[in-house]
RNA sequence: UGGAACACAAUCUGGAGAGCAGGCGCGGCAUCGACCGCGCCCACCGAAGGGGCAGCAUGCCAGGCGGCAUGUAAUCUCUCAGGUACCAAGGACAGAUGGGGUCCG
Numbered sequence: 001u002g003g004a005a006c007a008c009a010a011u012c013u014g015g016a017g018a019g020c021a022g023g024c025g026c027g028g029c030a031u032c033g034a035c036c037g038c039g040c041c042c043a044c045c046g047a048a049g050g051g052g053c054a055g056c057a058u059g060c061c062a063g064g065c066g067g068c069a070u071g072u073a074a075u076c077u078c079u080c081a082g083g084u085a086c087c088a089a090g091g092a093c094a095g096a097u098g099g100g101g102u103c104c105g
Stems, first nucleotide, its partner, number of pairs: 001105004006101001008099001010097005019042001022041007043084003049080001050078003055072007
């Protein structure tokens, strides 16, 4: 200096679902309100995070094709957490940029 791949911090872009006002109560706004915040109850969503499981691997027992234990996955599942008009925020994941590190010439 050029190239490649990997993973990570950062930046930009895209990014779903479920109560337009769910019910009740309290507070805020000079007052009102279908506005804002909080709490409780009911209903609902899955794509922050989190929990769980197959197969497989290993070990032990058995020796009737199995049983037990440990490790291990997700956009599956649970719904703890979070969320439920628009806007805003969040958002798994995807794309781009680009910094450092590694490898090769």
The RNA shown here (Glycine riboswitch aptamer) has 105 nucleotides and comes from a Pseudomonadota bacterium. Its mean pLDDT, the model's own confidence on a scale to 100, is 77. Of the family's consensus pairs, 81% are formed in the model. The sequence was found by an Rfam model in a public genome assembly.